Small-subunit ribosomal RNA from an uncultured prokaryote, 1477 nucleotides, folded computationally.
RNA sequence: AACGAACGCUGGCGGCAUGCCUAAUACAUGCAAGUCGAACGAGAAAGUCACUUCGGUGGCGAGUAGAGUGGCGCACGGGUGAGUAACACGUAGGUGACCUGCCUAUAAGUUGGGGAUAACAGAGAGAAAUUUCUGCUAAUACCGAAUAAGCUAUACAAAUUUGAAUGUAGUAUAGGAAAGACCGCAUCUUUCGGGGUGCAGUUGCUGAUUGAGGGGCCUGCGGGCCAUUAGCUUGUUGGUGAGGUAACGGCUCACCAAGGCAACGAUGGCUAGCCGGUUUGAGAGAACGAUCGGCCACACUGGAACUGAGACACGGUCCAGACUCCUACGGGAGGCAGCAGUAGGGAAUAUUGCGCAAUGGGGGAAACCCUGACGCAGCAAUGCCGAGUGAGUGAGGAAGGCCUUAGGGUUGUAAAACUCUGUCAGUGGGGAAAAACGGUGCUAAGUUUAAGAGAUUCAAGGUUUGAUGGUACCUUAGAAGAAAGCACCGGCUAACUUCGUGCCAGCAGCCGCGGUAAUACGAAGGGUGCAAGCGUUGUUCGGAUUUACUGGGCGUAAAGAGCGCGUAGGCGGAUUAAAAAGUCAGGUGUGAAAUCUCGGGGCCUAACCCCGAAACUGCGCCUGAAACUUUUAGUCUAGAAUCUCGGAGAGGGAAGGGGAAUUUCACAUGUAGGGGUAAAAUCCGUAGAGAUGUGAAGGAACGUUCGAGGCGAAAGCGCCUUCCUGGACGAGUAUUGACGCUGAGGCGCGAAAGCGUGGGGAGCAAACAGGAUUAGAUACCCUGGUAGUCCACGCCGUAAACGAUGAGAACUAGACAUCGCGGGUAUUGACCCCUGCGGUGUCGAAGCUAACGCAUUAAGUACUCCGCCUGGGGAGUACGGUCGCAAGACUAAAACUCAAAGGAAUUGACGGGGGCCCGCACAAGCGGUGGAUCAUGUGGUUUAAUUCGAAGCAACGCGCAAAACCUUACCUGGGCUUGAAAUCCCGAGAAUCUGAUAGAGGUAUCGGAGUGCCCUUCGGGGAAUUCGGUGACAGGCGCUGCAUGGCUGUCGUCAGCUCGUGUUGUGAAAUGUUGGGUUAAGUCUCGCAACGAGCGCAACCCCUAUCUUUAGUUGCCAGCAUUAAGUUGGGCACUCUAGAGAGACUGCCUGGGCUAACCAGGAGGAAGGUGGGGAUGACGUCAAGUCCUCAUGGCCCUUAUGUCCAGGGCUACACACGUGAUACAAUGGCAAGUACAAUGGGAUGCGAACUCGCGAGGGGGAGCAAACCUCAAAAAGCUUGUCUCAGUCCGGAUUGGAGUCUGCAACUCGACUCCAUGAAGUUGGAAUCGCUAGUAAUCGUGGAUCAGCACGCCACGGUGAAUACGUUCUCGGGCCUUGUACACACCGCCCGUCACACCAUGGGAGUUGACUUUACUUGAAGCCGUGACCCUAACCUUCGGGAGGGGAGCGUCUAUGGUGAGGUCGAUGACUGGGGU
Repeated sequence: AACGAACGCUGGCGGCAUGCCUAAUACAUGCAAGUCGAACGAGAAAGUCACUUCGGUGGCGAGUAGAGUGGCGCACGGGUGAGUAACACGUAGGUGACCUGCCUAUAAGUUGGGGAUAACAGAGAGAAAUUUCUGCUAAUACCGAAUAAGCUAUACAAAUUUGAAUGUAGUAUAGGAAAGACCGCAUCUUUCGGGGUGCAGUUGCUGAUUGAGGGGCCUGCGGGCCAUUAGCUUGUUGGUGAGGUAACGGCUCACCAAGGCAACGAUGGCUAGCCGGUUUGAGAGAACGAUCGGCCACACUGGAACUGAGACACGGUCCAGACUCCUACGGGAGGCAGCAGUAGGGAAUAUUGCGCAAUGGGGGAAACCCUGACGCAGCAAUGCCGAGUGAGUGAGGAAGGCCUUAGGGUUGUAAAACUCUGUCAGUGGGGAAAAACGGUGCUAAGUUUAAGAGAUUCAAGGUUUGAUGGUACCUUAGAAGAAAGCACCGGCUAACUUCGUGCCAGCAGCCGCGGUAAUACGAAGGGUGCAAGCGUUGUUCGGAUUUACUGGGCGUAAAGAGCGCGUAGGCGGAUUAAAAAGUCAGGUGUGAAAUCUCGGGGCCUAACCCCGAAACUGCGCCUGAAACUUUUAGUCUAGAAUCUCGGAGAGGGAAGGGGAAUUUCACAUGUAGGGGUAAAAUCCGUAGAGAUGUGAAGGAACGUUCGAGGCGAAAGCGCCUUCCUGGACGAGUAUUGACGCUGAGGCGCGAAAGCGUGGGGAGCAAACAGGAUUAGAUACCCUGGUAGUCCACGCCGUAAACGAUGAGAACUAGACAUCGCGGGUAUUGACCCCUGCGGUGUCGAAGCUAACGCAUUAAGUACUCCGCCUGGGGAGUACGGUCGCAAGACUAAAACUCAAAGGAAUUGACGGGGGCCCGCACAAGCGGUGGAUCAUGUGGUUUAAUUCGAAGCAACGCGCAAAACCUUACCUGGGCUUGAAAUCCCGAGAAUCUGAUAGAGGUAUCGGAGUGCCCUUCGGGGAAUUCGGUGACAGGCGCUGCAUGGCUGUCGUCAGCUCGUGUUGUGAAAUGUUGGGUUAAGUCUCGCAACGAGCGCAACCCCUAUCUUUAGUUGCCAGCAUUAAGUUGGGCACUCUAGAGAGACUGCCUGGGCUAACCAGGAGGAAGGUGGGGAUGACGUCAAGUCCUCAUGGCCCUUAUGUCCAGGGCUACACACGUGAUACAAUGGCAAGUACAAUGGGAUGCGAACUCGCGAGGGGGAGCAAACCUCAAAAAGCUUGUCUCAGUCCGGAUUGGAGUCUGCAACUCGACUCCAUGAAGUUGGAAUCGCUAGUAAUCGUGGAUCAGCACGCCACGGUGAAUACGUUCUCGGGCCUUGUACACACCGCCCGUCACACCAUGGGAGUUGACUUUACUUGAAGCCGUGACCCUAACCUUCGGGAGGGGAGCGUCUAUGGUGAGGUCGAUGACUGGGGU
């Protein structure tokens, strides 16, 4: 885009078309083929009129109806598509092999006789259908006879034809026709109805010829699938003869011959009516074959003939079968695939309508009759086309709906309202307009005729005929009135929001959507598209160059056969001539009409219809051309082949020979091991191994040479010699003269393994055994070991048989290497060098390629031929066939299933890949953890509650820098409901202070004191505040960190992460950022199709180390004075404080390095190579953490999940883990004495001196908002003493008692002190952590939180080490590279069995059905043959009969049925095989 469509929703009108695609299933009922009295005989009735003896008769009806004989028609028209793969159809021809009723034309004829028969009448049979007998009668029915031809038959036989005679004209002989009817005139006759004769006309009839139209037969060519159908055929192929037909012919028969068809697809199977055309497509094509038209076939199924011009006959006959119906059970009837209609089937397809008015057909002289053909109407949006469902104005942008950022937006000029119009529908009226042409009468004229009769032709006038239909159309008052839906809105694809739902319900053409914020589901609002339709489904073509003729491919995506030889076929060098098959040109015939296209025209337009043109790309015939292909004839040498000479080679086959080594055996020497492995063991060995020596046996393979060297078609070929033998190559006088290339089938060769028979068997070695390894180890490793490996003969026929690249010939830059042969220069010679041919390789230009890559050995450019491919899986499988001993090979599907499978390349990630590098990563060290006790956190358990979060590193002394109440979120109990706190409104009272009672308290109740400020019209009002009330609202540590912001952790202070422009690539991307060096560093440098830039690194900032300067109080004190004391005077030099500066930059030197960057060393310097430390955290990752800090979307609760209160809990305790504290002691404990810090804090505070207490602490209250006072004692250390290796003078848990302090309150549940008690623990398994210098270790001090509570955390200083060879390994990271089937990225992906469910399918003892073949049998009807028996009008007869006809019977053929044996295809089948999801 289309449709004979169907379904869903919707539906107002008209025109024109179309309408059982399924069950060629079965059919009730009606109709669809009759007509002719001008062929023939016979001939009613109802009714009515008249008469009547009342019984009836006669006339009209009426020569009517209805039958019959006869003629023509029924073979057309109409239906359907079952069958048919065929001369069925299409196209072009042939018929010298034919037929043709009616029609046309021509000429001729139509004479004269005969015998029957239906109807009818009578008598029967039967239920009926029907039928028998007897009798009568007519014809255009039937039958002889005459005559006749240009007819037929036979014989002869010109002309004609390219040819062929099966013989045309002609001649002779023989055969062979007919029918009348009607009308007119004349005449004769009559029973007055009529009849005969003549003339003329019309029409029939007969024979012959002709035409037209129709048909039969024959032929070339064309149009389906399957080779898993390869051979078929006996009337088969041909001949002779006969029969038969309208006609040729094996069409049929007899005989003879053995042919005929087939790979250019016979035979068989499946499917199918064919065509003009229709749909689609740019075309070529593809699919289809409704309506219309041409042809064919069929008419319940099968068979058969009759009649006829024509049939083997849709509405005819006979037979058989199935089915249905009637029946009196004896018998009969039927055939809608005609029009309607019914049932059934189905997703699905109409009225049991009107009319012959038109067109067409049949009959008739005609009127006319018939016509479900046809013309019309009805039903159906089934399709195409057309016109509508209103138009204008109209903003308060109404109401309502929806959304909202709450402002508004949108629906929307849409509506309402006002003003118009009247298409259309409906009303009334008109309308015989168009469709009518024609036919029949009358009149006139022409023709025929003797005629003015009759017949016939034509013109004018008149008359008559309409189913559609009172329709089209016109007019008409009124009236916007009666007339819009459907699908879609994630992308493709035009059109977006809200609510509901919550991987549910559902959607979906593909991708896909839905798991609580769905533009994708459902609804709504809005929008988009089409519109009386719109969607869905189905089918066809297109897109699809996705079967590729136009117009594809095969190295890696599917695809080159393992290799050769060669048949058919296809293709084929140069040149000359001829022919003209292909080819081309012109002409001609045909290519039906309709359709399509174009130009006109008619319906208001269009659809539709009409006219004309063009076209129908095809086929036939005629004439011509000769370039190319082809054919024929000739010539040539460039292809191909032959010949001569020559060298190279693991080319093949056979025979013979050789040495090294392994193994075994024998002997000898000799002694304890050998062997094997990562390590072992099995194994061999004191019965003498292994080792060594000598000898022997036997089999297999041939080291070095050996080379990306050679040969071969491939498989493949490697010791030496001989014999036989194939091919390639080089050079060259010569020869043949296209002899060539490819190659379907076919034939041959063909690794390894395997098979058969017979040998052989040293080594190796499937299977097998043992030993190890392992969780296991039917493996890898080891010790053994059989087939096999070897030979001969025969099979197999496959491999990643690979260059994953078929063969041949031609053309298209080069460079280098190598093998074989030759030429040249040169040389004494061999090389070297230049060059030709043939092979083998590496790189590379153009070109090609999706890229990778290929590139004169093409995957380039063109040619010829063959093979092969067409999404993945199923499956190279099943079935069938062929081959094979088997294994199996070759050929080779489908159902079903998926939306991918695949190639090449890219970026990442990953690797028990590689390279380089770094880090307390390992190593080297020091000290710990893991064992003990305690503290603390977590899990678990428990509980009314033990609130919640954090979960590898990166949760666990974490949120918590302080849980007794509070905190507090949890539990129990008691209360409140506009609420504990916020805003607004109303009422009352100023506020405020305070007492009592009850209660666990919150609260509840009852009082007391007390009125202020501002304005005022003196009533009151206002601000602030309290209480009460109302509703808007509050409130939520309720959920979602996977809706979020913010903040944070982590990789990681790792050196990375990117961009612009340019360039490269089809592209993803790359380059830069890689490479050589170097660095802590993508730090720097050099190079480079890159050049620059950004975020990171570094630096800038802070602290610290040195110095200078400024300033000296509360700091300091060198010198001077003074004191108990820097206490004071004095001073600011020093320390210190805190401001500003300086200083370090590889700046200098030496060496290395590329004269670089940089590195090593040195000098100077307080400090040296980022001096030390901090702050600083790139792009990103982990849906990392946090809704319980805060903020926040959505959801949820609202007398409760909110809020107040008391008590309890977060502190529980069989257990497990993390982080710490203290220890286990002598580098120590204890006692005494004694020395030296820094950072900090302090007013609800720090708190001195002094004093009391053993002590915690109490009293006290000077000083200090602090360089001033105070916390404050620093401790390790040092000196002295003691303890002497013990569970101790170590260790301090636990427990008892007594206290102190804080606080409303230390019971659950604080810290500390004193006395007493004195547990575990003697250095800690596997494992594991921190640290590289002022670091670890060790020692104390301060601070935050805080009423109180620190072993935690954050800071501060004191003392103060050891070690680093180095980068193999562990962990983490960076860069480059490589592989990848990963991309959620190795915690990835993924294979097979098993278990469960479902699906399709193969096998299967069989069972069953359909179709078909064949043999035998049966043998209806019927044609043909025969027909001795029976019957018999026409003709003949000598009257006896005969001829002829009919029938019974018989025979050939044969439908159907039966029996047997096959074949093909299905269905089903216990069980079973694999496959898919």
The coordinates come from a structure-prediction model, not an experiment, and the mean pLDDT is 82.